[in-house]
Molecule: FMN riboswitch aptamer (RFN element)
Organism: Rummeliibacillus stabekisii
RNA sequence: AUUCAUCUUCGGGGCAGGGUGAAAUUCCCGAUCGGCGGUAUUAGAGGCAUUUUGACCUCUUGAGCCCGCGAGCCGUUAAGGCAGGACUUGGUGAGAAUCCAGGGCCGACAGUAUAGUCUGGAUGGGAGAAGGUGAAG
Numbered sequence: 001a002u003u004c005a006u007c008u009u010c011g012g013g014g015c016a017g018g019g020u021g022a023a024a025u026u027c028c029c030g031a032u033c034g035g036c037g038g039u040a041u042u043a044g045a046g047g048c049a050u051u052u053u054g055a056c057c058u059c060u061u062g063a064g065c066c067c068g069c070g071a072g073c074c075g076u077u078a079a080g081g082c083a084g085g086a087c088u089u090g091g092u093g094a095g096a097a098u099c100c101a102g103g104g105c106c107g108a109c110a111g112u113a114u115a116g117u118c119u120g121g122a123u124g125g126g127a128g129a130a131g132g133u134g135a136a137g
Stems, first nucleotide, its partner, number of pairs: 002136009017029003031117002033107002035069004043060005048054001064105002072082003087103005109120003
């Protein structure tokens, strides 16, 4: 280095302004948000080489709609089961549904004038992340 155990902390954002109506942040116009892990030569830093130029190496970084996880409901000693949404066109490049430009689409349950955004379960839970301690090595 790595492995195991244990402890601590952290760990989700969003309807401005209008229309209709008795009543709508729920309908309509419009606005706005995007958890976690993985994944490019995209960008940055360093190294190497070097007349110039860059083939190369290391680290960091890049997805709501690519793959999976979490949250919801049922159930168990545990396991598990159900549900689980949504993308394209062009460009760059060896390679992109991740970068650049354009145009689209999606979003649990309960409540209530029909909810991604309000209220509630939730000062909860959790994918995971960071750090400490001990043991082996």